This is a predicted structure of a 73-nucleotide RNA (transfer RNA) from a Candidatus Omnitrophota bacterium. The coordinates come from a structure-prediction model, not an experiment, and the mean pLDDT is 81. The source organism's lineage runs through Bacteria, Pseudomonadati and Candidatus Omnitrophota. It was read from a public genome assembly.

RNA sequence: GGGGACGUAGCUCAGCUGGGAGAGCGCCUGAUUUGCAUUCAGGAGGUCGCCGGUUCAAUCCCGGCCGUCUCCA
Numbered sequence: 001g002g003g004g005a006c007g008u009a010g011c012u013c014a015g016c017u018g019g020g021a022g023a024g025c026g027c028c029u030g031a032u033u034u035g036c037a038u039u040c041a042g043g044a045g046g047u048c049g050c051c052g053g054u055u056c057a058a059u060c061c062c063g064g065c066c067g068u069c070u071c072c073a
Base pairs, nucleotide, nucleotide: 001072002071003070004069005068006067007066010025011024012023013022019056027043028042029041030040031039049065050064051063052062053061
């Protein structure tokens, strides 16, 4: 330098034939307990890597850029 994959909550990830942003763990509150843990109920937390384009509408499609991994040289 070139090819490919990936980037979504604090962590691990799902979601996409375009229209509701989610799960588990973690965190907070309450119940339970003498207390802790477990269990149960509720809650907070997201510019969906960045910019632009297409569209009535973009996490999803298109282009560029950035980062990580990998292959080739």